The part of an RNA shown here (large-subunit ribosomal RNA, domain VI) has 253 nucleotides and comes from a Fidelibacterota bacterium. It was read from a public genome assembly. It matches the Rfam family "Bacterial large subunit ribosomal RNA". Rfam links the family to the GO terms structural constituent of ribosome and ribosome. Its mean pLDDT, the model's own confidence on a scale to 100, is 86.
Context: one part of a larger RNA
RNA sequence: CGUAGGAUGUUUGAGAGGAGCUAUUCUUAGUACGAGAGGACCGGAAUGGACGAACCUCUGGUGUAUAUGUUGUCACGUCAGUGGCAUCGCAGAGUAGCUACGUUCGGAUGAGAUAAGCGCUGAAAGCAUAUAAGCACGAAACUCACCUCAAGAUUAGAUUUCCCUUAAGGAUCCUUGUAGACUACAAGGUUGAUAGGUCACAGAUGUAAGCACAGUAAUGUGUUCAGUCGAGUGAUACUAAUUGUCCGUUAGA
Numbered sequence: 001c002g003u004a005g006g007a008u009g010u011u012u013g014a015g016a017g018g019a020g021c022u023a024u025u026c027u028u029a030g031u032a033c034g035a036g037a038g039g040a041c042c043g044g045a046a047u048g049g050a051c052g053a054a055c056c057u058c059u060g061g062u063g064u065a066u067a068u069g070u071u072g073u074c075a076c077g078u079c080a081g082u083g084g085c086a087u088c089g090c091a092g093a094g095u096a097g098c099u100a101c102g103u104u105c106g107g108a109u110g111a112g113a114u115a116a117g118c119g120c121u122g123a124a125a126g127c128a129u130a131u132a133a134g135c136a137c138g139a140a141a142c143u144c145a146c147c148u149c150a151a152g153a154u155u156a157g158a159u160u161u162c163c164c165u166u167a168a169g170g171a172u173c174c175u176u177g178u179a180g181a182c183u184a185c186a187a188g189g190u191u192g193a194u195a196g197g198u199c200a201c202a203g204a205u206g207u208a209a210g211c212a213c214a215g216u217a218a219u220g221u222g223u224u225c226a227g228u229c230g231a232g233u234g235a236u237a238c239u240a241a242u243u244g245u246c247c248g249u250u251a252g253a
Base pairs, nucleotide, nucleotide: 001152005163006162007161009159010158011157015149016148017147018146021049022048023047024046025045026044027043033038051106052105053104054103055102059100060099061098062097066093068091069090070089071086072085073084074083075082076081110144111143112142117137119135120134164252169247170246171245172244173189174188175187176186177185194240195239196238197236198235199234200233201232203229204228205227210223211222212221213220214219
């Protein structure tokens, strides 16, 4: 821009893509078969491998704005307490998120029409013949069925609700994330929990500083499972989403 008014929600499915795998064990059954050796079809279960999808409860990884320990050096005048730099200085831990080595799930089943192939009836050709007329079976392949996308399917579909011009609605702008390169999408904008802050909780680290006591001191003990804390959960308008502006325009050529 189109889909001959404009919005809004729900859809149909032309068409496109994905998936489609397989082993072992048990049972049927040491049965059928076979002199024996050996040893099934059909059917019913279980457990795996590889592959794929989703997810983060568990197990791990990462976690450069988390907490702690610690070396050297510089700074805050000194002590104490902190901060900067040194690969994140180094080290052992680690929330959220992202992840696999982790967890869950998937391949099913059925139908249609068939291939090779097996047949029924049956003439031409008094027989025979699955074929000439007719009929019935038959595969991981094909078409459906399962999952995803899908009306720019220009054949542009169907349908719900709303609006009638100071309209319905949309955009700009702002707070943001389940989204993201930008855009777009999504949640919100005071009739508000959208983000931050605050409070509570979860979780991480691991017992802060100061003071007191013990010790000559290093240090230890008590106050103190303290103190601190990024992303998590809930609550709370304290802060910021202000006010506006623009598009849309006469019942649809």